[in-house]
Source information:
Two RNAs folded together computationally: RNase P RNA and transfer RNA, 427 nucleotides in total.

């Protein structure tokens, strides 16, 4: 210098005028607000709602079955299906990237269409090979054989030999796979090495299932307070009703004979205000521990809070000509969308030069 | 804001436990008729919403996205 891999940052800047929302101060008020001034006002994804939590209610959140989720190992975290590090497998020449990666499918059940003799059963025999019998012969009948042809996505390890009537892990040598055992390294997943076993009869668990671990349900339209408004009816007593949103147990609440109250169901009414509501697993900088994710400490700082829902419009100047898109209880992740591009760092391969 | 369901031919819907994507109506052409309708015969029409994965094989199983619908005060 060229090509490539990977991580991070930026997501127009600035001035003027007129608005919108929240808040503070001052003044006025007919208490509804109004005027003036100051300050704050979308994002890296605010999105999809796919995971995990906080919070709230149901009982203080129990046991079993069922159901759902996760799935190599170790760590981080409030938690996770997230992140970091490592192992194994795959891709690449490499940097590096990808992996739903528990069960050698040796607990059981199920499926493998068509084709094919046969699709997993101690099962099959079309052709081939061999033996016997009959026949002059073509061939016919009986028996043996297991993969050479053929079918298929997939056909029971591969090569060479021994053996045999012909053959075949039937047996032997080597190679490959698998299992078992010992030793070594590692916290572990796993790796290395030595020995033994012909064990070699497949695939699918994103089929049921099994194993390990996790999960009670609902959701801020949760929930609480006030105001306004309305019309009540039904069920509930010992084998009762309800909480307990699939079932059982257990437990709790109500009630025990008249009513009221209570609980549940149906019906009717309201469409207002306040709260929950934004200071938090918060942000910035520095120091320390750790390979890293992350954690600890110190200093500084407050950066939206609406309820028909604000963050906009116009006019200038400049530049590399500006994308995807917009809060609604909050937070940590994942995924998806993102114009012109720009900047910074690390690494790989090739070339040139010193 | 929260929760749930669906997407297959032009329309309405099927497709068992994964194994050749089909039915009715509609469309087109022909027959019949003086002509039309009806009737009959034949034909066409599908990226199973989109993309990826598992599998020999996907409408079906799994993941992501898009679109539509319903419910909750």
């Nucleotide at each position: 210098c060229a090509g490539g891999u990977u991580g991070g940052c930026c997501g127009g800047a600035u001035g003027g005028u007129c608005g919108c929302u929240c808040u503070c101060c001052u003044g006025c008020u007919g208490c509804g607000g109004c005027a003036g001034g100051g300050g704050g006002g979308a994002g890296g994804a605010a999105a999809g709602u796919c995971c995990g939590c906080u919070c709230u209610c149901c009982a203080c959140a129990g046991g079993g079955c069922g159901c759902g989720g996760u799935g190599c190992u170790g760590g981080c975290u409030a938690a996770c299906a997230g992140c970091c590090a490592g192992g194994c497998g795959g891709g690449g020449a490499a940097a590096c990237c990808c992996g739903a990666c528990g069960g050698c499918a040796g607990a059981g059940u199920g499926c493998c269409a068509c084709a094919g003799a046969g699709a997993a059963g101690u099962g099959u025999a079309u052709u081939g090979c061999c033996c016997c019998g009959c026949g002059c012969g073509a061939g016919c009948g009986g028996g043996g054989u297991g993969a050479g042809g053929g079918u298929g996505a997939a056909a029971c390890g591969g090569u060479g030999g021994u053996g045999u009537a012909a053959g075949a892990g039937a047996c032997c040598a080597c190679c490959g796979g698998c299992g078992c055992g010992g030793c070594c390294a590692g916290c572990g997943a796993u790796g290395g090495u030595c020995g033994c076993g012909g064990c070699c009869a497949g695939g699918c668990a994103a089929a049921c299932c099994c194993c390990a671990c996790c999960g009670g349900g609902a959701g801020c339209a949760a929930g609480g307070u006030c105001a306004a408004g309305c019309a009540g009816g039904c069920g509930c007593a010992u084998u009762g009703g309800g909480g307990c949103g699939g079932c059982c147990c257990g437990u709790c609440c109500c009630g025990c004979a008249a009513a009221a109250a209570g609980c549940g169901c149906c019906g009717g009414g309201u469409a207002g205000a306040c709260u929950g509501c934004u200071a938090g697993a918060g942000c910035u900088u520095c120091c320390g521990a750790g390979u890293a994710a992350u954690c600890g400490g110190a200093a500084g700082u407050c950066g939206a809070g609406a309820u028909a829902g604000a963050u906009g419009a116009c006019c200038g100047u400049c530049c590399u000509c500006g994308a995807c898109a917009g809060a609604a209880a909050g937070c940590g992740g994942c995924u998806u969308a993102u114009a012109a591009g720009g900047c910074c760092g690390a690494c790989c391969u090739g070339g040139a030069u010193a | 804001g929260c929760c749930g369901c669906a997407g297959u031919a032009g329309c309405u819907c099927a497709a068992u436990c994964g194994g050749c994507a089909g039915a009715g109506c509609g469309a087109u052409a022909c027959u019949c008729u003086u002509g039309u309708a009806a009737a009959g015969u034949a034909u066409a029409g599908g990226u199973u919403a989109u993309g990826g994965g598992u599998u020999c094989a996907a409408u079906u199983c799994c993941c992501a996205u898009c679109u539509g619908c319903g419910g909750c005060u």
Rfam match: Bacterial RNase P class A.